This is a predicted structure of a 105-nucleotide RNA (Glycine riboswitch aptamer) from Siminovitchia fortis. Its Rfam family is "Glycine riboswitch aptamer". Gene Ontology term of the family: glycine biosynthetic process. The sequence is in RNAcentral, with records from Rfam.
RNA sequence: AUGACAAUCGCGGGAGAGACUAAACUAUUUGUUUAGCACCGAAGGAGCAAGUCCCAAAAAAACCAUGGGAUCCAAUCUCUCAGGUAAAUGCACCGCGUUUGGACG
Numbered sequence: 001a002u003g004a005c006a007a008u009c010g011c012g013g014g015a016g017a018g019a020c021u022a023a024a025c026u027a028u029u030u031g032u033u034u035a036g037c038a039c040c041g042a043a044g045g046a047g048c049a050a051g052u053c054c055c056a057a058a059a060a061a062a063c064c065a066u067g068g069g070a071u072c073c074a075a076u077c078u079c080u081c082a083g084g085u086a087a088a089u090g091c092a093c094c095g096c097g098u099u100u101g102g103a104c105g
Base pairs, nucleotide, nucleotide: 005101006100007099009097010096011095012094013093018037020036021035022034023033024032025031038085039084040083044081045079046078047077051071052070053069054068055067056066
C1' cells in the first nucleotide's frame, strides 16, 4: 500500500399479528406487573435436506441400487421456548459510510 471478507457503530429503508379481557400498582393521558384466551415470525434459540463414512443383504471381488446406523447438518423451511401483536422502541434483510481486523496481489 490493493483490499475479497468479517465484526462494531451511525444514517436510510424494513413485514406480520388483539390499543383483547380481568386484577393490582402508579398515574393527567399512559405505563408496569400478574393471570387468561386469540394470533404473528424477521432479535435470539431449537429441529431437519442433499452430501460423506460404516454395516447388512446380494456377491469371487468391485461398482450400482436397497435397508439400517453414524457424521456433517443450510435456509426467508419447521417449532413457537423466548420475543412480538396502536404509536414509540425493537426487528431478519438491503444500501451507504466510519472504525478495527484482514485473505489475495